[in-house]
Context: one part of a larger RNA
RNA sequence: GCCUACGACUUACUCGUACGUGGCAAGGCUAAAUGACUCGGUCAUGCAGCCGUAGCGAAAGCAAGUCUGAACAGGGCGUUCCAGUCACGUGCGGUAGACGCGAAAUCCGGUGAUCUAUCCUUGGCCAGGAUGAAGUGGGGGUAAAACCUCAUGGAGGUCCGAACCAGUGUGGGUUGAAAACUACUUGGAUGAGCUGAGGAUAGGAGUGAAAAGCUAAUCGAACCGGGUGAUAGCUCGCUCUCCCCGAAAUAGCUUUAGGGCUAGCCUCGGAUCACAAUCUGUCGGAGGUAGAGCACUGAUUGGGCUAGGGUCGUCACAACGAUACCAAACCCAGACAAACUCCGAAUUCCGAUACGAUGUUUUCCGGGAGUCAGGCAACGAGGGAUAAGCUUCGAUGCCGAGAGGGGAAUAACCCAGACCACCAGCUAAGGUCCCUAAAUUGACGUUAACAGAGAAAGGAUGUUGAGUUGCUCAGACAACUAGGAGGUUGGCUUAGAAGCAGCCAUUCCUUGAAAGAGUGCGUAAUAGCUCACUAGUCAAGCGACUUGGCGCCGAUAAUUCUCGGGACUAAACGUCGUACCGAAGCUGUGGACUGUAGCAAUACAGUGGUAGGGGAGCAUUCCAUGCGCGACUGCGGUCAACGCAGGGCCUUCGGGCUGAAGGUGUGCAGCGAUGCAUGCUGGAGUGUAUGGAAACGCAGAUGUAGGC
Numbered sequence: 001g002c003c004u005a006c007g008a009c010u011u012a013c014u015c016g017u018a019c020g021u022g023g024c025a026a027g028g029c030u031a032a033a034u035g036a037c038u039c040g041g042u043c044a045u046g047c048a049g050c051c052g053u054a055g056c057g058a059a060a061g062c063a064a065g066u067c068u069g070a071a072c073a074g075g076g077c078g079u080u081c082c083a084g085u086c087a088c089g090u091g092c093g094g095u096a097g098a099c100g101c102g103a104a105a106u107c108c109g110g111u112g113a114u115c116u117a118u119c120c121u122u123g124g125c126c127a128g129g130a131u132g133a134a135g136u137g138g139g140g141g142u143a144a145a146a147c148c149u150c151a152u153g154g155a156g157g158u159c160c161g162a163a164c165c166a167g168u169g170u171g172g173g174u175u176g177a178a179a180a181c182u183a184c185u186u187g188g189a190u191g192a193g194c195u196g197a198g199g200a201u202a203g204g205a206g207u208g209a210a211a212a213g214c215u216a217a218u219c220g221a222a223c224c225g226g227g228u229g230a231u232a233g234c235u236c237g238c239u240c241u242c243c244c245c246g247a248a249a250u251a252g253c254u255u256u257a258g259g260g261c262u263a264g265c266c267u268c269g270g271a272u273c274a275c276a277a278u279c280u281g282u283c284g285g286a287g288g289u290a291g292a293g294c295a296c297u298g299a300u301u302g303g304g305c306u307a308g309g310g311u312c313g314u315c316a317c318a319a320c321g322a323u324a325c326c327a328a329a330c331c332c333a334g335a336c337a338a339a340c341u342c343c344g345a346a347u348u349c350c351g352a353u354a355c356g357a358u359g360u361u362u363u364c365c366g367g368g369a370g371u372c373a374g375g376c377a378a379c380g381a382g383g384g385a386u387a388a389g390c391u392u393c394g395a396u397g398c399c400g401a402g403a404g405g406g407g408a409a410u411a412a413c414c415c416a417g418a419c420c421a422c423c424a425g426c427u428a429a430g431g432u433c434c435c436u437a438a439a440u441u442g443a444c445g446u447u448a449a450c451a452g453a454g455a456a457a458g459g460a461u462g463u464u465g466a467g468u469u470g471c472u473c474a475g476a477c478a479a480c481u482a483g484g485a486g487g488u489u490g491g492c493u494u495a496g497a498a499g500c501a502g503c504c505a506u507u508c509c510u511u512g513a514a515a516g517a518g519u520g521c522g523u524a525a526u527a528g529c530u531c532a533c534u535a536g537u538c539a540a541g542c543g544a545c546u547u548g549g550c551g552c553c554g555a556u557a558a559u560u561c562u563c564g565g566g567a568c569u570a571a572a573c574g575u576c577g578u579a580c581c582g583a584a585g586c587u588g589u590g591g592a593c594u595g596u597a598g599c600a601a602u603a604c605a606g607u608g609g610u611a612g613g614g615g616a617g618c619a620u621u622c623c624a625u626g627c628g629c630g631a632c633u634g635c636g637g638u639c640a641a642c643g644c645a646g647g648g649c650c651u652u653c654g655g656g657c658u659g660a661a662g663g664u665g666u667g668c669a670g671c672g673a674u675g676c677a678u679g680c681u682g683g684a685g686u687g688u689a690u691g692g693a694a695a696c697g698c699a700g701a702u703g704u705a706g707g708c
Base pairs, nucleotide, nucleotide: 001708002707003706004705005704006703011096012095013094015093016092017091018090019089020088021087022086023085024084027051028050029049033045034044035043036042037041055062056061065077066076067075068074099237100236102234106227107226108225109224110223111222117201118200119199120198121197122196123195124194125193126191128160129159130158131156135152136151137150138149139148140147164188165187166186169184170183171182172181203219205215206214207213240617241616242615243614244613245612250263251262252261253260254259264371265370266368267367268366269365270364271363276361277358278357279356280354281353282352283351284350285349286348291343292341293340297337298336301333302332303331304330306327308326309325310323311322312321313320314319374399375398376397377396379394380393381392382391383390404415405414406413419591420590421589422588424587425586426585430581431580432579433566434565435564439578441577442576443575444574445573446572452568458553459552462550463549464548465547466546467545468544469543470542471541479537480536481535482534483533485510486509487508490504491503492502516531520529521528592607593606594605595604596603597602618697620694621693622692623691624690625689626688627687628686629685632646633645634644635643636642648657649656650655662681663680664679665678666677667676668675669674
């Protein structure tokens, strides 16, 4: 993992409540008990008691009233209309383990120190080697000692190192050879040493050279049994079919936030039968948003005017004057605001109304729920960075609980709401060269960038349109030829400054067709080249500015790699047109079910669906009653075994066969759960109708047991 079996909303209460069915009804019902009989039962008795028929008051009590009260007041609760009660069934609730499985824990009583911790008693063990304390002896030495030296001696939580004990480092092992090992390496090894046997101490207790270590592979409180089905606002699981409707992820409160209660939204029953509700039109109201505005509040730019202040001058006690300084108020112009408003929409909301549309959708009462983590999109806002697949609200759609077509793929985007069938038709979004159903479709433009097929500021004689404006056959623009001069090297500055380092100058005058006291190169400075400007040659358009469309650069992501792909210069983009394809949409044909109307025929409408509500059924086991089937039938036999007679089917004519449940294959019926028939198998029980009762349906629970 699969197969088979088992596996979860139950049962009790003379508890509650609602509905259904039945009995009796202003009444309804008996309980224990007793008696009788056909004795696990039935019938009768049983007027105790319960509920109802009257309430009010704390009560005495009074009573259609009563209580409060001084009250005949007021007020509270009642009275009128009257329906209950008993039994059974079902839904839900209460109390119980209360749908099933699941803790970590807690308490009580016991069992453990054969593991391990410490201790007690009594035994055992420690190769070999090294070092050489005290003491003692000899010698030296001293007044005597001290002291020195040589021997001897054999101390030590001494040294090296086996057994033994330990477990340092590394490798291996890690579904191991092993639920702690192995290889090498390492520490102790006469000691606080190691070890055998016997014994002691235990569960909030022991023991602990202390790690909360160890106390039998279990320890921040052992194990076993019990209280016990502890509790679990948590997780998981919860078993047949079809039909009707169909949510919520919100508000308030909550030691509340992943739980609950009430309301909201769903469902079922009853009542309501009214322009009640929704939509649309009309009319009447509500309002301060968008926008706009500056009249208020505040913010604010420029100018004017002008208090006050600053600075400067004359001065210094003041005062006066000046001011390209700051600036209130006022004036002109401009202009900002969620917490500004002289104004002010659309949409919206409320009410009324209609001979409009829809058609029970409304509202009320009662039974049953689920929901309280929501999400995305465009829109209006707050927070954030006018970030987030971010977060918090609002009004809407969708997903949730929604399949189908499109978007390459893709809960939410676009189209569109799936009862079933069809080898019929029309369309939507989106498409029509091939993959791939349908146009290589018609007209007019645009793009040349592989743009289409990712991006900004910014940049550019890309290209195509529109507009404004200037020059131009009295010759423009471009090109070529020629000129581009003189006073003068203007003055100053400077080593130099000559058009061209820098400064100054209304930057002048002359000759001229024209020529700057010079546009740019250049020189140390000159020189040289060039431009402005002019003439000639040539011959027709040439510039400047604004703006629309489509393009270009800006443009880096790591192997060829992307428009879904192939490919495409249209099969790209823009505008207009025609045709076609395209869905579970719509239509057609047939069928099923539900609702409403109807006597019916039938007509009309409907049938996506999670949580959840309601309805109708199938199957399993057992019970009661009736009717059956079964080893062919009848008779005998105890429905035993068997015997005799007879029937049917097949036959090779000898004979053979006769079959419940269950299994397996096939066919038929039913929307389905399932049912019926039958071939083969099987070998003894079993079917059906009506009613009843449940240990009543499995794929899941890291489900339980067995098998593979």
Molecule: large-subunit ribosomal RNA, domain II
Organism: Pseudomonadota bacterium